The prediction has a mean pLDDT of 83. Pistol ribozyme from Bacillus velezensis, 66 nucleotides, folded computationally.
Order: sequence, then structure tokens, then C1' cells
RNA sequence: AGUCGUCUGGGCGACUAUAAACAGACAUUAAGCCUAGAGCGUCCUGUCCUUGCGACAGGGGUUGCU
Repeated sequence: AGUCGUCUGGGCGACUAUAAACAGACAUUAAGCCUAGAGCGUCCUGUCCUUGCGACAGGGGUUGCU
């Protein structure tokens, strides 16, 4: 300097051309490392349907503690 942990800013952490992870204080949650916003994934409801590992719409958006 770049890439990655859903996206942007910040934080925490990892890696070096790869995109993962036993890291990211600890536990918990379906809810993804944290946070503000987002609302991608996840969860619930409904509709459609070729009944599929499907599509669409709406709702909601882990919790506790240090």
C1' cells in the first nucleotide's frame, strides 16, 4: 500500500495476491467481529407457482456484560 471479516464511515483483526480465519474481550442469538446508518444475508407472515435448494411483497433488524 492492497485485499478480506454483507455495504459506506470509523474501530478491532488477519493476510500478501490469496479471500480465508481457531483472529476480531467473553457469553448469547436464526441474526453475520463491534458501532452509526443501510437493509444484503438471516428470521416471521402472505401471495404466486413449473411445488423446486424457487420467485415476489410486507414486517422486523440478537441480547447481556466487561

Rfam family: Pistol ribozyme. Gene Ontology term of the family: catalytic activity. Taxonomically the source falls in Bacillus (Bacteria, Bacillati, Bacilli, Bacillaceae). The RNAcentral record of the sequence draws on ENA.